The prediction has a mean pLDDT of 88. The part of an RNA shown here (large-subunit ribosomal RNA, domain IV) has 359 nucleotides and comes from Desulfobacca acetoxidans. The full RNA is in RNAcentral, with records from ENA, RefSeq and SILVA. NCBI's taxonomy places the organism under Bacteria, Pseudomonadati, Thermodesulfobacteriota, Desulfobaccaceae, Desulfobacca.

Context: one part of a larger RNA
RNA sequence: CCCUGGUUAAGGAACUCGGCAAAAUGACACCGUAACUUCGGGAGAAGGUGUGCCCCCGGUAGGUGAAGGACUUCGCGUCCCGAGCCCAGGGGGGUUGCAGAGAAAUGGGGGUGGCAACUGUUUACUAAAAACACAGGACUCUGCGAAGCCGCAAGGCGAUGUAUAGGGUCUGACGCCUGCCCGGUGCCGGAACGUUAAGGGGAGGAGUCAUCUGGGCAACUGGAGAAGCUCUGAACCGAAGCGCCGGUAAACGGCGGCCGUAACUAUAACGGUCCUAAGGUAGCGAAAUUCCUUGUCGGGUAAGUUCCGACCUGCACGAAUGGCGUAAUGAUUGCCCCGCUGUCUCAACCAGGGACUCA
Repeated sequence: CCCUGGUUAAGGAACUCGGCAAAAUGACACCGUAACUUCGGGAGAAGGUGUGCCCCCGGUAGGUGAAGGACUUCGCGUCCCGAGCCCAGGGGGGUUGCAGAGAAAUGGGGGUGGCAACUGUUUACUAAAAACACAGGACUCUGCGAAGCCGCAAGGCGAUGUAUAGGGUCUGACGCCUGCCCGGUGCCGGAACGUUAAGGGGAGGAGUCAUCUGGGCAACUGGAGAAGCUCUGAACCGAAGCGCCGGUAAACGGCGGCCGUAACUAUAACGGUCCUAAGGUAGCGAAAUUCCUUGUCGGGUAAGUUCCGACCUGCACGAAUGGCGUAAUGAUUGCCCCGCUGUCUCAACCAGGGACUCA
């Protein structure tokens, strides 16, 4: 010096990102307990008092129940009596130590915010959470050989269920609510018209060639060309889809700009104009969201980039990618206070184990 314990004057969070760690609280009985609340809770709220031993009331209440007695179905039966033993709690008095839950084990508490309703679940080995799940809500699919899923299939799950059922997606107790936009994308419905595949259809074109014909003595060569075969092929008829017409936002999503105006000023209920599918309603708001920003004002402190309450100029909240509240709950995350302390001012000592020296 390090580790693990122990004690500490005065102060008491001045430590620190942060009371991390430690200290403190602690059992049982009694008294007594606020806001708020979903009336269950909050509550062990908070805050107090008592606790050993001896004597007395009084061996009291209670428990156990011998011997004895009565009855008897004869039983290890029933009833009466109550000896002996155990002894709670209470009241009174006394006594003792520094200390009586004498050791160990055994809640620190309060106030106020954020988030998530809650109990649960999770990154086996850096994250336990405001993430996931959850009851509850909504939309949507599915009429049963259901939809959906696994499998090439047979087959199976769904389900020995049947729309008060099953699948998918979103939201996430509860309370009050959930505005406007269907132009885009998706989904649903429509089927007149446009577009349109294979296929049907064959107008027409082409190759080949019997044959006919021109030139040539001939070999050969030019032209026309039936049927058949082959190749090609226009119009026209062809579904769904797409176009088109509607619907639908608890489907994916979206929810404006500029200028002017009131008898101080300021502001603008009001007006004008441009654009849009429609221009953000209620509620909330410097917020787990606010850049400027330590915004401004108020509170708390001697002093407060955090915190609480307001304001609204919302860079860039906003309504089931839910909005705003909310009792209870939380090894959650901020802020404040009481208690308590070696966290600190500022360090000291003690015990054990290392380090160090020697063997």